[in-house]
């Protein structure tokens, strides 16, 4: 330099173009000798960034940034 894959709450992952969800973690209350376990509730996401297509984009297209990988 060229090709490919990936980028979504704190972490790990989902999500036939149509209400962004699950597990762990975190917070509050209950339970308890006890911040363990269990139960109930809650907070937490500009879906890397910027454009485009569309009535509508995490999802399709382009550019760009980052990580990984293959070739040279």
């Nucleotide at each position: 330099g060229g090709g490919g894959a990936c980028g979504u709450g704190g972490c790990g992952u989902a999500a036939c173009g149509g209400g962004a969800a699950c597990g762990c973690g975190c917070c509050u209350g209950g339970u308890u000798c006890g911040c363990a376990u269990c139960c109930a509730g809650g907070a937490g996401a500009u879906u890397g960034u910027g454009g485009g297509u569309u009535c509508g984009a995490a999802u399709c297209c382009c550019a760009u940034c980052g990580u990984c990988u293959c070739c040279a």

Predicted 3D model of a 72-nucleotide RNA (transfer RNA) from a Planctomycetota bacterium. It matches the Rfam family "tRNA". Rfam classes the family as a transfer RNA. Its family is annotated with triplet codon-amino acid adaptor activity in the Gene Ontology. The coordinates come from a structure-prediction model, not an experiment, and the mean pLDDT is 82.